[in-house]
Context: one part of a larger RNA
């Protein structure tokens, strides 16, 4: 793991993996709105009316849909698993900082530009589809355009003016970001000498003083800064809510909390490469790799980044009996299981972790992420509908059905919990919960208890003894009694999202207590009959020795017993 008998309670609980990663009818399983992006639907509430008032399908827009869930087909230094390494990289979101210059020009909207488009109205095609075609309005945090706001200081050119160690009106340019190039980012200790300046002392021979600052690593061409040039596709808010205030002669200025949006460093959630070392059987597999990259340098495309990854050019390398290359595997790997005194042996599809795929290869869109499949295109192989013009399609997502088989559940309910997603305190979820099947395994535990009576067996007397007394000593009894219980059934409450169950409480509810325990054996191994009938080396039993030819301890049956018990028994793998 499958299967035969049998089965009363209670918790608990694996389940279409083996065989076909075969094939699916049908339904479902991903959608989402706050006070805060986009309302003139239709209708509702409020109001005396009006309103850009309240709620509000659709629809744009934002964001998710790369999680999750299923299988285990490949795959054998490849995934993986323990360790490195990113000074070779990307990162939506998260949370922390930060972002005052004109955005380029003769001219001006900055108290807010521009022109479109769904939904909606209305005309229509097709047998048909989550198909669409013309016409007609309107929106925006969609799509595009694009101002203005301090003060100073540095660099370049310099009319001039003056020959100096000169000093100047004035004009350019200077935000972040990209790219290229150059600088700067320094420093073990002493002493001596020597150029060159400043200062002091002088006996003019000299002698003495002083010359600053510089983050990080083990390590950098880090970080950071600076100069020149260049790009022009990145940013530097024309957005939304709710308070509604302060100053004030002001139709004037100023302003609070959020919310969303955005560049640039960090963080965080990852991912993408990468070091070390680690596998099962095989030599009826000894070579193997390099033509079309095999190893390796050197420059280049390419990429998020290393790198023969990919070109070009040059070298002849690399790999192996310490088993390379090939086959094989009923191989997805660990983490872990089951057995063992210990060393071991076997499993390990499967709920956690990585990986790897969606019928079979390919390739490719949008994104912060996919080489995505409940997204696209193409081929191949199944396959649906149709008017024969065409149009659609993937369950290894829950269920469900076919087929395969020894071999596996309801086309149920529910978002109440646990947690994702989203504009979200509201919506959504077949993730997930909760129920049905359900002897997959696991745990607790009924099926009686107790007197009395009668029989037996003990033990203690009495009698020589048959035989009688007793006994707080065990057993049996289709004998009597009456206590006690729960299985059941049936009402309340309680469980629960709502309901089943259980738990709790009420009524019933037991005498052949028929409310009825079974499954394998009784020669031996091995616990337990030389009991009875059949049978006759037949029929059959027996894992093994063995029984069975007429007294059968083994067969087929009754009776008794023996094991283990709501569980035993077989068959297979396996220690």
């Nucleotide at each position: 793991u499958a299967u035969g008998c049998u089965u009363g309670u209670c918790u608990c609980a694996a389940a279409g993996a083996u065989u076909a990663a075969g094939c699916c009818a049908u339904g479902c399983a991903u959608g989402u709105c706050u006070c805060a992006g986009u309302a003139u639907a239709a209708g509702u509430c409020u109001u005396u009316a009006c309103a850009c008032g309240u709620c509000g399908a659709a629809a744009c827009u934002g964001c998710g849909a790369a999680u999750g869930g299923c299988u285990c087909a490949u795959u054998a230094a490849a995934a993986c698993a323990g360790u490195u390494a990113u000074a070779g990289u990307u990162u939506a979101u998260u949370u922390g900082a930060u972002g005052g210059u004109c955005a380029c020009u003769u001219g001006u909207u900055a108290u807010u530009u521009g022109g479109a488009u769904a939904a909606c109205u209305g005309u229509g095609g097709u047998a048909a589809u989550u198909c669409u075609a013309g016409a007609g309005c309107u929106a925006a945090u969609a799509c595009a355009u694009g101002c203005a706001c301090a003060a100073a200081a540095a660099c370049g050119c310099g009319a001039c003016u003056u020959c100096u160690g000169g000093g100047a009106a004035g004009c350019g340019u200077u935000g972040u970001a990209u790219u290229u190039a150059u600088u700067a980012g320094a420093u073990a200790c002493a002493g001596a000498a020597c150029c060159a300046a400043u200062c002091c002392c002088u006996u003019c021979g000299g002698g003495g003083u002083c010359u600053u600052u510089g983050g990080a690593u083990g390590a950098u061409u880090c970080a950071u800064a600076a100069u020149a040039a260049a790009u022009g596709a990145a940013c530097g808010g024309a957005g939304c809510g709710c308070a509604a205030g302060a100053c004030u002669c002001g139709u004037g200025u100023c302003g609070g909390c959020g919310c969303u949006a955005u560049g640039u460093c960090a963080u965080u959630c990852a991912a993408g490469u990468u070091u070390c070392u680690g596998a099962c059987c095989u030599a009826u597999c000894a070579g193997c790799u390099u033509u079309c990259g095999a190893c390796g340098g050197u420059a280049g495309a390419g990429u998020a980044u290393u790198g023969g990854c990919c070109u070009a050019c040059c070298g002849u390398g690399g790999c192996a009996u310490u088993g390379a290359c090939g086959g094989g595997u009923a191989a997805c790997g660990g983490a872990g299981a089951a057995u063992u005194a210990g060393g071991g042996u076997u499993c390990g599809a499967u709920u956690c972790c990585g990986g790897a795929g969606a019928g079979g290869g390919a390739g490719c869109c949008c994104g912060a992420g996919a080489a995505a499949c409940g997204g696209c295109u193409a081929c191949c192989a199944c396959a649906u509908c149709u008017a024969a013009g065409g149009a659609a399609g993937g369950c290894a997502g829950c269920a469900g059905g076919c087929g395969c088989g020894c071999a596996a559940a309801u086309u149920a309910c529910c978002c109440a919990a646990u947690c994702c997603u989203g504009a979200c305190a509201c919506a959504g979820g077949g993730a997930g919960g909760u129920a049905g099947u359900g002897a997959c395994a696991a745990g607790a535990a009924a099926u009686a208890a107790c007197a009395a009576a009668g029989c037996a067996a003990g033990c203690c007397g009495g009698u020589a003894a048959u035989c009688u007394g007793g006994u707080u000593u065990u057993g049996c009894u289709a004998u009597u009694g009456g206590a006690a219980u729960g299985a059941g059934u049936a009402g309340a409450a309680u469980u629960u999202a709502a309901a089943u169950c259980u738990c709790u409480u009420u009524a019933c509810g037991a005498c052949u207590a028929u409310c009825a325990a079974u499954u394998g054996g009784a020669g031996g191994g091995c616990a337990a009959g030389u009991c009875u009938g059949g049978u006759g080396c037949c029929a059959g039993c027996a894992g093994c020795c063995g029984c069975g030819g007429u007294a059968a301890u083994u067969c087929c049956a009754g009776c008794u017993c023996c094991a283990a018990u709501a569980g035993c028994g077989u068959a297979u793998a396996u220690u």

The prediction has a mean pLDDT of 80. This is a predicted structure of a 575-nucleotide part of an RNA (small-subunit ribosomal RNA, 5' domain) from uncultured alveolate. It matches the Rfam family "Eukaryotic small subunit ribosomal RNA". The family has 90 seed sequences and 75,755 matches in Rfam 15.1. The full RNA is in RNAcentral, with records from ENA and SILVA.